[in-house]
RNA sequence: CGAGUAAAUCGCCUUAUCGCUCGGGUUUUAUAUCUGGGAGGAAAGUCCGAACACCAUAGUGCAAUAUAGUGGUUAAUGGCCACCAGCCGAAAGGCUAGGACAAGUGCAACAGAAAGAAUGUACAGGUAAUGCUGUAGUGAAACCAGGUAAACUCUAUGUGGUGCAAUGCUAUGUAAACCAGUGCUUGAAGGCGGCACGCUUGAUGCUGGAGGGUAAGCAGCUAAAGUGUAUUGGUAACAAUGCACUCAGAUAAAUGAUAAGGGCUUUUUUUAGGAAAAGUACAGAAUUCGGCUUAUAGAUUUACUUUUUAA
Numbered sequence: 001c002g003a004g005u006a007a008a009u010c011g012c013c014u015u016a017u018c019g020c021u022c023g024g025g026u027u028u029u030a031u032a033u034c035u036g037g038g039a040g041g042a043a044a045g046u047c048c049g050a051a052c053a054c055c056a057u058a059g060u061g062c063a064a065u066a067u068a069g070u071g072g073u074u075a076a077u078g079g080c081c082a083c084c085a086g087c088c089g090a091a092a093g094g095c096u097a098g099g100a101c102a103a104g105u106g107c108a109a110c111a112g113a114a115a116g117a118a119u120g121u122a123c124a125g126g127u128a129a130u131g132c133u134g135u136a137g138u139g140a141a142a143c144c145a146g147g148u149a150a151a152c153u154c155u156a157u158g159u160g161g162u163g164c165a166a167u168g169c170u171a172u173g174u175a176a177a178c179c180a181g182u183g184c185u186u187g188a189a190g191g192c193g194g195c196a197c198g199c200u201u202g203a204u205g206c207u208g209g210a211g212g213g214u215a216a217g218c219a220g221c222u223a224a225a226g227u228g229u230a231u232u233g234g235u236a237a238c239a240a241u242g243c244a245c246u247c248a249g250a251u252a253a254a255u256g257a258u259a260a261g262g263g264c265u266u267u268u269u270u271u272a273g274g275a276a277a278a279g280u281a282c283a284g285a286a287u288u289c290g291g292c293u294u295a296u297a298g299a300u301u302u303a304c305u306u307u308u309u310a311a
Base pairs, nucleotide, nucleotide: 002306003305004304005303006302007301008300009299010298012262013261014260015259016258017257018256020038021037022036023035024034025033026032040282044293045292047291048290049289050288051287052163053162054161055160059197060196061195062194064159065158066157067156068155069083070082071081072080073079084098085096086095087094088093099154100153104152105151106148107147121136122135123134124133125132167219168218169217170216178209179208180207181206182205189201190200191199192198226245227244228243229242230241231240232239233238263280264279265278266277267276268275269274
């Protein structure tokens, strides 16, 4: 130099004109005017965990299901960090669904005489007798065999449900009407993830039928387990404290369009300087957050490894 490993940042920029939308101010309350903002590292997948809301004032057991070395961290997790073990790599590093096979039941083609409490081919040794002992051969595996549990299972530790289309409030309007069945504490019909027990709500009730009205607006809706930075503690993940900052809140769904100049990449050309052309990734919020997984043109930075080969 090249190749590689781990981590991080950016992923188009500037100006002008016009447009959309949210917050604040002024105001003649008019779409007027001034000012401050406006789509991501994955917003994707809906795979995990939670916050929050309601069921609801709660349980026990069984079944089902999840995790699985040891410790730490977190609101929590199947996440992350460290160490151990096993495997891959020359190495830096990477991967792991990493408890138990004497609790039990299974599975292993072909080959081989025989694949399990089964079998006796060939040779040798030995016995009163017997595959009783050894070697060879086949095979991944051949003497009370080992392997396999992302095989069933066992052990240990856990696990309410539904989800912002949750939920709450207001306005408008109708039919608290009609029919059938059933019930009124000796309790119909419900609720408690499935089942059982148990508990609990419950009376102009409940279930079913036919029919009528409404489907509009507001809240939830963004100050957050928030972001950046410094110090301290810690191997680290992370924690505490100080200082600074406020960065979408739409509702059929805003966050853009045009023009010019530049940046980066590729190709062609030029003595050099340069010139021309083409391209500019994956992709778009909808309650929020922490992870995991998948997609991604390219550019930059930091640390580490270096078998072989060349100078």
The RNA shown here (Bacterial RNase P class A) has 311 nucleotides and comes from Mariniflexile fucanivorans.
Its mean pLDDT, the model's own confidence on a scale to 100, is 76.
Its Rfam family is "Bacterial RNase P class A". It is annotated as a ribozyme.
The source organism's lineage runs through Bacteria, Bacteroidota, Flavobacteriia, Flavobacteriaceae and Mariniflexile.